[in-house]
């Protein structure tokens, strides 16, 4: 000194929560030693047992010979010491001060005195009561007990004369006591300013109350008591009530200022079982006194007694929790004594307890096989435990053993002295702690380390285990198979005889802010305004000296604290000595400011005069527009209303339309960023009353101001009360839509209100979310209202308003910016997470609704603000796309193929599931594929790889069993050598193999999609506290972040284009297997010969670039029926796919991490399924006909492969045969098209499903299940509902071909060419997607997010008929002791009487507890119901208010 947690970030706000530092402390784990110091914080609960106050030269006794002992009178103490903290909020306590309003025993000084005399009593003795406690009669004694007189320096009293008041003796004696006075010194009493804790949901208390008089009482003032008279006294600067507390020095924390906190030491001060009360005394209303009562324990012969640990030990009980029933009076003190000495649980010691501070040890030094063990890894080994152990060498604190042994002691006492109230010196004797401390010696490394942590905040990291379980957690938050966060291991890290948890307080916390916070949007400005109290206050002079500042001077106890010094080995402790003490008190001087007093001025404030202004109130009356009604004309089927409609009105004549008339309500245009008014609000003219403000001269007052707690008045709508009035509009309600509902949003009606007059009421998002006065601080420009110049203007200045934009400077940013949110005074309000809750319970206002004022428990870890970046709106602009539109052909209906979901199976393997699954993987499941299933088999295995051993085969062939695979069995028998041993098969054995088994959410590769969409960035610079922007927005322009122009921006990469492949054209070169114009042969077939021209093949090259002209354009560049060209504006296509998104797909192409099996999830055979079938959907075939069928005849391809022609035979599928072909050669042939004929609109010569029979052909094998042939057979279908698919030119539509897989199986994939249309006006609409901007409570990013009822558990809490229990007052009865008074009495002492504790009785107050039952509120991974918000949230939201409704 900070640090963590709101967010995807980011910065302020705010809150929680750490890290430090205490402690009379508990717990938990451990625990060697000493020193000093603490120890019932809880029951001021009861207490058993011992001790904690006695002591004395005088007096009479008693016992003893006597020393001496015991009780008794007497005196002195017993009011100190030691406990506690209950009451107490008060002169109790602190701090300063009075006392002329007081006392004071024992000490000290001073003065004077000390004289005569008297009778009683205890002890004792003796007779008695009683259980005891304890008493009573007699007798008898003394005294420093008591009691009378004398005296009177001196007090008291009195104006004086006068009066009045002691004493005590003792010893031989020194001496010592007595008495009075005065004085001192202690210690006490009472008074007094000041300061001392919480609550206004305590605003009034208060009758001895306040003050007088007179009396009484006190040591003394005083309503301390009484009588009497007056009506006072206290309070917002909190009385009174109610909580809660002993105050203080101090203590603990803090950098201070404060905060908290009073244990132990110290000083007060209260208290002594609970109440009350007095006596004695110098001193108490008295802890170990007494009297009464009460409550409890005890004794007890039942009659009656005793008792008080908040003294020291000690016991129970409570409690998380606090100690010995010890030694000793040696020393300090303290009574009592002349002393010696007696008492003293105060005190000194010791014991117990890590309970708190300090101190010491557990060992050094060396020692690398870097030892075993453990641990971990990238594991032939490496690390790390670690110089750590063993070993070798030193030491010897403490603890053990023996020994030696204190200081603390001054005093007394007895002797001797001296300078003689007293002080020196010699000697005696004398320690509880203690046989302690301390000091020698011996022997021994020998007996002495734990305890929390280790994900961040915080120093310290790996393994296993476990699988949101078990657990952890101080805050965030760990844990769902690779947990540095749970356990347990090894390592680390921090402290250390301690550590760690818990609790409490302080700090950090500037989170109550005096020092040192804020209020537009984060909590916070009162709805407004007058205005009391208070608070603050404008210029000169004078006084005072209150504050205030200086100087002295007293206090500020001691002990802590600080400095300095010294004493136990050291330190804690502990001594000595300084300093310093912010207060207060007295005294002295100073006056600038500020207060008080006087005096004075004119700028602050008012007033007066002369104009302006305006929807400023308030009553009164008038106006016109229009809506509704009435009445009357015209005049007919409709009006109306909506997104569309219906409920309603209309033939009884609506609606339209004309004319009269009623009434209620608002007051267009002009109207604006205008204007008035404190706010709230004000809007047609006219009049009357009324306040305001502004200009502008000059007079007048002479600070009269400013701000305002309480108070007071004003206060939109809605509402509430009495009366009115009621066109229009219109909560409730009704009825008609819409919806899934629709208690709404729309429509059609409608009552309260809405208006007027009085009275209520008092909140609003009552807003600028901004108190209210003043002052100062750069401007522009607009208006409204007035003056003023002059150079008469579209001027220029002033003043007072109202708006926008801005500079400083200000703010967490938004944004403010002379109308401050700047600079600064004054003075009010108001805030201190977030819900609970502006709610409850008290008070108060209100007629009600309500309002004001205004909390807890409980719970959360946030909650809120202002901006960025994304994403997403039933926001918005440009803009593209077979997106829509124009078109063509289609899918949905049909029958069939195929996939798929579903069902079924013993399996019907698995994956893919919106677009981006579904003729997908599969470019071809009869076995095999095959991963499912059934049943039979092997087990180092079917395949591969290392190591040992063994055999020399193994392979082949044969025979037997079996479905097969497999078992059984037989025949047959290696190669190379350096002769070691190799190769190579086989067979045990062991390492390991295998797994299409899980996880595509562990993961590589690769795919798919947005999307061939135009986007995605990065350097540097600048901007902004920052996330971030900025480039890359902007204005054109394009297919395109394609260009170009402007610009805090300059560059750049990775996409776009290009470069590549293929076609369109053209030209060199080539010229076979391809081609034939020209020549010539010819079997007529480019077949020959021969050509290199075409065409093709297949290398290179040309070309096209807005290059040219025209038109717009700054340019990019667009248009153009231009020219030229084989193409013209990227020519067409193909390959190419940016950063990313989708936990997309894929562990079943592969390849992997991890788990998982292991005579089975591994293999290997055989048979079956993968091909099922009420159905659903996708994609596709063939169709329904005539632009068609059938038949017949006839013309033209191209890519491709390796295969198979001609002939023969079959109606065909096909067979036989095999020529040519390892290819431009050879197989090899298109079909739609022409042409000609039938068919003539029908379920047909359309259609071909399905089904018989018959068969080919491929395979071991076609039945579960293959293609195709032939004959018969001839379903359904007559252009297909809602809806939805391709396509923009050689395209769409239609025709056939090929190919790959492949034994055989294609309507499917892949690719080939033939033939060849239509339309596009356009961008409003869907759907996608790209840029810019807006709006957000969304960041898992609208499949978001959230609200509220109603169900279920939990916890807290307000109400509630009741009830229980405390606390204080009052009112009335009776009333102990006891002062005090009156009477008796000589007297003890009786009695009355006032006053009272305690008791009762009576209504109330107040404060807690519980209670059926009830409200609401919180909280709780997956419930219901909606869908209120947040994007125009889909009817904008929200605030106040009234009526309603499952719920928002």
């Nucleotide at each position: 000194a900070g640090a963590g947690u709101u967010u995807g970030a980011u910065c302020a706000u705010g809150g929680c929560u750490c890290a430090g530092g205490a402690c009379g402390a508990a717990c938990g784990c451990u625990g060697a030693c000493g020193g000093c110091g603490u120890g019932c914080u809880u029951a001021a609960c009861a207490c058993a047992u011992g001790c904690a106050a006695g002591u004395c030269a005088a007096g009479g006794g008693u016992a003893g010979c006597a020393a001496u002992a015991c009780a008794c009178u007497g005196g002195c103490g017993c009011a100190c010491g030691g406990g506690u903290g209950a009451g107490u909020a008060a002169c109790g306590c602190g701090u300063a001060g009075g006392u002329a309003a007081u006392c004071u025993g024992c000490c000290c000084c001073u003065a004077u005195c000390u004289c005569u005399g008297g009778u009683a009593u205890a002890a004792u003795a003796u007779c008695g009561a009683g259980a005891a406690a304890u008493u009573g009669g007699u007798a008898c004694u003394a005294a420093u007990c008591c009691c009378a007189g004398a005296u009177g320096a001196g007090g008291c009293c009195g104006a004086g004369a006068g009066g009045u008041c002691a004493a005590a003796g003792a010893g031989a004696a020194a001496u010592u006591g007595g008495a009075u006075a005065g004085g001192g010194a202690u210690g006490a009493g009472c008074c007094u300013g000041c300061g001392u804790c919480u609550g206004a949901u305590u605003a009034g208390c208060u009758a001895g109350u306040u003050g007088g008089u007179a009396a009484g009482g006190u040591a003394a003032u005083g309503g301390c008591u009484u009588a009497c008279c007056a009506a006072g006294g206290c309070u917002a600067c909190g009385a009174u009530c109610a909580g809660u507390a002993g105050c203080u020095g101090g203590c603990c924390u803090g950098a201070g200022a404060g905060g908290g906190u009073g244990g132990c030491c110290a000083g007060c001060c209260a208290c002594a079982c609970u109440g009350g009360a007095a006596c004695u005394g110098a001193g108490a209303c008295a802890c170990g006194g007494u009297c009464c009562a009460g409550a409890c324990u005890c004794c007890u012969a039942c009659g009656g007694g005793a008792g008080g640990c908040a003294g020291c030990a000690g016991u129970g009980a409570g409690g998380a929790a606090u100690u010995u029933u010890g030694c000793g009076c040696a020393a300090u003190g303290g009574g009592c004594g002349a002393a010696a000495g007696c008492c003293u649980g105060a005190c000194g010691c010791a014991g117990c307890g890590a309970c708190g501070c300090c101190g010491u040890g557990u060992g050094c030094g060396g020692g690398a096989u870097g030892a075993a063990g453990g641990a971990g890894c990238u594991u032939u080994g490496c690390u790390c435990u670690g110089u750590a152990a063993a070993c070798c060498g030193c030491u010897g604190u403490c603890g053990g053993g023996a020994g030696a042994g204190a200081c603390u002691a001054a005093a007394a006492g007895u002797c001797c002295g001296c300078u003689u109230a007293g002080u020196g010196g010699a000697c005696u004797g004398g320690g509880a702690c203690a046989g302690u401390a301390u000091c020698u010696c011996c022997a021994a490394a020998g007996g002495a380390a734990g305890g929390a942590c280790c994900g961040g905040c915080u120093a310290a990291c790996u393994a296993c285990g476990u699988g949101c379980c078990a657990g952890c957690a101080g805050c965030c938050g760990c844990g769902g198979u690779a947990a540095u966060a749970c356990g347990u291991a090894g390592g680390g890290u921090c402290c250390a005889a301690g550590c760690g948890u818990u609790g409490u307080c302080c700090g950090g916390a500037u989170u109550u802010a005096c020092u040192g916070g804020g209020u537009g949007u984060a909590a916070a400005g009162g709805g407004u305004g007058c205005g009391u109290a208070g608070g603050c206050g404008g210029g000169c002079c004078u006084g005072u000296g209150c504050g205030u500042c200086a100087g002295a001077g007293g206090u500020u106890a001691a002990a802590g604290a600080c400095c300095u010094u010294g004493g136990c080995u050291u330190a804690a402790c502990c001594a000595a000595g300084g300093a310093a003490g912010u207060g207060c008190c007295u005294u002295u001087g100073a006056u600038a400011c500020g207060g008080c007093a006087g005096g004075u001025c004119u700028u602050g404030a008012a007033u007066a005069u002369a104009g302006a202004u305006g929807a400023g109130g308030a009553u009164g009356g008038u106006g016109g527009a229009a809506u509704u009604c009435c009445u009357g004309g015209u005049g007919u089927a409709g009006c109306g209303g909506u997104g569309a409609a219906a409920u309603g009105c209309g033939u009884a004549g609506a609606u339209a339309u004309c004319a009269g008339g009623a009434g209620g309500a608002a007051c267009a245009u002009c109207g604006g960023a205008u204007g008035c008014g404190a706010a709230g609000g004000c809007g047609a003219c006219c009049a009357u009353c009324u306040a305001a403000u502004c200009u502008a001269u000059u007079a007048u007052u002479g600070a009269c101001g400013c701000u305002g707690a309480g108070g007071c008045a004003c206060g939109a709508a809605a509402g509430c009360g009495u009366g009115g009035g009621u066109a229009g509009c219109g909560a409730a309600c009704a009825g008609g839509a819409u919806c899934a509902g629709a208690u709404a949003c729309c429509c059609u009606g409608g009552u309260a209100g809405u208006c007027c007059a009085c009275g209520c009421c008092c909140u609003a998002a009552a807003c600028g979310a901004u108190g209210u006065a003043u002052g100062c601080u750069u401007g522009g420009u607009g208006u409204u209202a007035g003056a003023u110049g002059c150079u008469u203007g579209u001027c220029a200045u002033c003043u007072a308003g109202u708006g926008c934009c801005g500079u400083a400077g200000g703010u967490a940013a938004c944004c403010c910016g002379u109308u401050a949110a700047g600079c600064a005074u004054a003075c009010c309000a108001c805030c201190u997470g977030g819900g609970g809750a502006g709610u409850a319970c008290g008070a108060u206002c209100g007629c009600a609704a309500g309002g004001u004022u205004g909390a807890a428990a409980c719970u959360c870890a946030a909650a809120g603000g202002a901006a960025u970046u994304g994403a997403c709106g039933g926001g918005g602009g440009c803009c593209c796309g077979c997106a829509c539109a124009a078109g063509c052909g289609g899918u949905g209906g049909a029958u069939c193929a195929u996939g798929u979901g579903g069902u079924u199976u013993a399996a019907u393997u698995c994956g893919a599931u919106g677009c981006a699954a579904c003729g997908c993987g599969a470019a071809g499941a009869a076995c095999c594929u095959u991963a499912c299933c059934c049943g039979g088999g092997c087990u180092u295995g079917a395949a591969g790889u290392g190591c040992a051993a063994g055999u020399g085969a193994c392979c082949g062939c044969c025979u037997u069993u079996g479905a097969a695979a497999g078992g059984a069995g037989g025949c047959u028998u290696u190669c190379c050598u350096u002769c070691g041993g190799g190769a190579c098969a086989c067979u045990u054995g062991u390492a390991g193999a295998g797994g299409u088994g899980c996880u595509g959410c562990a993961u590589g590769g690769c795919u798919g999609u947005c999307g061939u969409c135009a986007g995605c960035u990065c350097g540097u610079g600048u901007c902004g506290u920052g996330a971030g922007a900025u480039g890359u927005u902007g204005g054109g322009u394009u297919a395109a972040g394609u260009c170009c122009c402007g610009c805090a921006a300059c560059g750049a990469g990775c996409g776009c284009a290009a470069c590549c492949c293929c076609u369109a054209u053209c030209c060199u070169u080539a010229g076979u297997u391809g081609c034939c114009a020209u020549c010539a042969g010819u079997u007529c077939g480019g077949c020959u010969g021969g050509g290199a021209a075409c065409u093709c093949u297949a290398a290179g090259g040309a070309g096209a670039c807005u290059g040219c002209c025209c038109a717009c354009g700054c340019a990019a560049g667009u248009g153009g029926a231009g020219a030229g060209g084989a193409a013209g504006g990227u020519g067409g296509g193909g390959a190419u796919g940016a950063c990313g998104u989708c936990a997309a797909g894929u562990c079943a192409u592969c390849a992997u991490g991890g788990c998982c099996c292991u005579u089975a999830c591994g293999u290997c055979c055989g048979g079956g399924g993968c091909u099922a079938c009420a159905c659903a959907c996708g994609u596709g075939a063939u169709a329904c006909a005539a632009u068609g069928g059938u038949a017949g005849g006839u013309a033209u391809a191209a890519u491709a492969g390796g295969c198979a022609a001609a002939g023969c035979g079959g109606c065909g599928a096909c067979g036989c045969a095999g020529a040519g072909g390892a290819a431009a050669u050879c197989c090899u042939c298109a079909a739609a098209g022409c042409c000609u004929a039938c068919c003539u609109c029908a379920g047909u010569u359309c259609g071909g499903a399905u089904u018989g029979u018959a068969g080919u052909c491929u395979g071991c094998a076609a039945c579960u299940c293959g293609a195709c042939u032939a004959c018969a057979u001839g379903a359904a279908g007559c252009u297909g509902g809602a809806a939805u698919c391709g396509c923009u030119a050689g395209u769409a539509a239609u025709c056939g071909c090929a190919g790959a897989u492949c034994a055989g199986c294609a309507u499917g994939c892949u690719g080939c060419g033939g033939u060849g249309a239509a339309u596009a006006c356009g961008u409003u609409c869907c759907c996608g997607g790209g840029c810019c901007u807006u709006g957000u409570a969304c960041a898992c990013a609208c499949c978001g997010c959230c609200c509220g009822u109603c169900a279920a558990g939990c916890c807290a809490u307000g109400g509630a008929a009741g009830u229980u229990g405390g606390g204080g007052g009052u009112g009335c009865c009776c009333a102990a002791a006891g002062u005090c008074g009156g009477c008796a009495g000589u007297g003890a002492u009786g009695u009355c009487g006032c006053c009272u504790a305690a008791g009762g009785c009576a209504a109330a107050c107040u404060c807690a507890g519980u209670a059926a039952c009830u409200g609401g509120g919180g909280c709780u991974a997956a419930g219901u119901c909606g869908u209120a918000a947040c994007a125009a949230g889909g009817u904008a939201a929200c605030c106040a208010a009234g009526g309603g409704c499952g719920a928002a």